This is a predicted structure of a 244-nucleotide part of an RNA (large-subunit ribosomal RNA, domain VI) from a metagenome.
RNAcentral holds the full RNA, with entries from SILVA.
Rfam family: Bacterial large subunit ribosomal RNA.
Its mean pLDDT, the model's own confidence on a scale to 100, is 85.
Context: one part of a larger RNA
RNA sequence: CGUAUGAUACUUGAAAGGACCUAACCCUAGUACGAGAGGACCGGGUUGGACGUACCGCUGGUGUAUCUGUUGUGCCGCCAGGUGCAGUGCAGAGCAGCCAUGUACGGCCGAGAUAAGCGCUGAAAGCAUCUAAGCGCGAAGCUCCCCUUGAGAUAAGGUAUCAAUGAAAGUCGUAGAAGAUUACUACGUUGAUAGGCGACAGAUGUAAAUAUGGUAACAUAUCAGUCGAGUCGUACUAAUUACC
Numbered sequence: 001c002g003u004a005u006g007a008u009a010c011u012u013g014a015a016a017g018g019a020c021c022u023a024a025c026c027c028u029a030g031u032a033c034g035a036g037a038g039g040a041c042c043g044g045g046u047u048g049g050a051c052g053u054a055c056c057g058c059u060g061g062u063g064u065a066u067c068u069g070u071u072g073u074g075c076c077g078c079c080a081g082g083u084g085c086a087g088u089g090c091a092g093a094g095c096a097g098c099c100a101u102g103u104a105c106g107g108c109c110g111a112g113a114u115a116a117g118c119g120c121u122g123a124a125a126g127c128a129u130c131u132a133a134g135c136g137c138g139a140a141g142c143u144c145c146c147c148u149u150g151a152g153a154u155a156a157g158g159u160a161u162c163a164a165u166g167a168a169a170g171u172c173g174u175a176g177a178a179g180a181u182u183a184c185u186a187c188g189u190u191g192a193u194a195g196g197c198g199a200c201a202g203a204u205g206u207a208a209a210u211a212u213g214g215u216a217a218c219a220u221a222u223c224a225g226u227c228g229a230g231u232c233g234u235a236c237u238a239a240u241u242a243c244c
Stems, first nucleotide, its partner, number of pairs: 001152001005163007015149004021049007033038001051106005059100004066093005071086006110144003117137004170243002172188005193238003196234005202227003210221004
């Protein structure tokens, strides 16, 4: 911009994409078959492998914005306590998020038309013949069924509601399990959108200072102190005014 009024919601499905896998074992049954050795079709079930999708409650990984230990060296006048640099200095743990090796689920069933093939009826050709007319069965393959997109499907579809005018949309801002930008989603004081703060969860592992004990290292007061992303709360800060 179009879909010959403008919107909102729900749809039909032309078309497109995805998926489609497979093994072992058990039962049927040591049955049918076979002299024996051996050993089924059909049907039912169990457990897997690989692959795929989603998720993070569990198990783990990462977690250079969390905590702790520690080496060398510089600085904060010195001690104590900190801090910079050394690949995050090195090392030990680790919330959220993101992940797989973790968890859950999937391939089923069924229908239609068929291939090779197997048939029925049946002439040409008094017989025979699955074929010439006609009718059936038949595959992991084809078309559906399953999942996703989908009316720019310009053949632009359908249904419901709203409006026939007045007040919505945008800019802007606070943000996001949304994101390159845009878009999308939440919120903008009639407010929990983000930050801060409080409580809790969780991580680390018992801070500094001081006191007491000990010759001292150290111990106790101390599950302390500190803390990013989590949950709940709380208008303290910022979402003002406004413009189009």